[in-house]
Context: one part of a larger RNA
Molecule: large-subunit ribosomal RNA, domain VI
Organism: Lobochlamys segnis
RNA sequence: CGUUGGAACAUUGAGGAAAGCUUUUCCUAGUACGAGAGGAUUGGAAAGGACAUGCCUAUGGUGUACCUGUUAUCACUCCAGUGGUAAACGCAGGGUAGCUACGCAUGGUUUGAUUAGCGCUGACAGCAUAUAAGUGCGAAACAGAUUCCAAGAUGAGUGUUCCCCAUUAAGCCGCGCGUAGACAAUGCGAUUGAUAGGUAUUACGUGUAAGAGCAGCAAUGCUUUAAGCUGAGAUAUACUAAAGGCUGAUUGAU
Numbered sequence: 001c002g003u004u005g006g007a008a009c010a011u012u013g014a015g016g017a018a019a020g021c022u023u024u025u026c027c028u029a030g031u032a033c034g035a036g037a038g039g040a041u042u043g044g045a046a047a048g049g050a051c052a053u054g055c056c057u058a059u060g061g062u063g064u065a066c067c068u069g070u071u072a073u074c075a076c077u078c079c080a081g082u083g084g085u086a087a088a089c090g091c092a093g094g095g096u097a098g099c100u101a102c103g104c105a106u107g108g109u110u111u112g113a114u115u116a117g118c119g120c121u122g123a124c125a126g127c128a129u130a131u132a133a134g135u136g137c138g139a140a141a142c143a144g145a146u147u148c149c150a151a152g153a154u155g156a157g158u159g160u161u162c163c164c165c166a167u168u169a170a171g172c173c174g175c176g177c178g179u180a181g182a183c184a185a186u187g188c189g190a191u192u193g194a195u196a197g198g199u200a201u202u203a204c205g206u207g208u209a210a211g212a213g214c215a216g217c218a219a220u221g222c223u224u225u226a227a228g229c230u231g232a233g234a235u236a237u238a239c240u241a242a243a244g245g246c247u248g249a250u251u252g253a254u
Base pairs, nucleotide, nucleotide: 001152005163006162007161008160009159010158011157015149016148017147018146021049022048023047024046025045026044027043033038051107052106053105054104055103059101060100061099062098066094067093068092069091070090071086072085073084074083075082076081110144111143112142117137118136119135120134164252170247171246172245173244175189176188177187178186195241196240197239198237199236200235201234202233205229206228211224212223213222214221215220
């Protein structure tokens, strides 16, 4: 831009894409077969491997400043207590959310018509012959079935609802933000509000803060104290910030 008024939402599916794997063990059965050695067809079941997709409750990893310990040195303010730097965490022990695999979950089923091939009946040709008429099986291939996209399928489909003179239905820019994200896009929210921050409580984490008292010559230990601190988590709370601006059919010819 089109789809013949302007919109929102929901759909049909022409067509397209994806997927399609396989092993071992057990039962049938130590049966059929075979002198024995050995050892099935078939049907059923259970465990795996690789691959694909998704997820983070648990397990493990990471988690660049969440907690703690600690060395050297510098600074604040002398002690005590803190902070900075030590190749872009000084080193070390842990670790929330998120992201992840080594973890968890799910998946590969079935039908039709057939290929090669195997047949049944059967003549031309009194026989024979799977073929000439007719007819039955038969493959990871083909077509369905499964999952996803899909009406620019210009053949532009269908349904429901809203709007028709009013800055209306609806949408866009901008704004507060993520279940989204390189940027666009996308989703949520915008005071009739919990969208983000803050605050309060709390989960998780770390592991018993500072100060004071007591014991000890001291290092240090004990008590106050499962303390203090705590990024991303949860709940609550308008304290702060979500100002505003623009477009927009006019009952829709032949």